[in-house]
RNA sequence: GGCUAUAGCGCAGCUGGAUAGCGCGCAUGACUCCGACUCAUGAGGUCGAGGGUUCGAAUCCCUCUAGCC
Numbered sequence: 001g002g003c004u005a006u007a008g009c010g011c012a013g014c015u016g017g018a019u020a021g022c023g024c025g026c027a028u029g030a031c032u033c034c035g036a037c038u039c040a041u042g043a044g045g046u047c048g049a050g051g052g053u054u055c056g057a058a059u060c061c062c063u064c065u066a067g068c069c
Base pairs, nucleotide, nucleotide: 001069002068003067004066005065008024009023010022011021017055026042027041028040029039030038048064049063050062051061052060
């Protein structure tokens, strides 16, 4: 100097826009003699930290932190 940081894990989020999502996992229920599978429902996030711009920021700007090159 470049890239990355979003749920327990892996990731998406296009040009700033209306309630932050997907898969896996987890919980509960259905099914089953019991499990597994499958199906349904649900919980879980101060979007790495702080500040700024804006009517509005995960998204733009600055500084910092951590990781990779």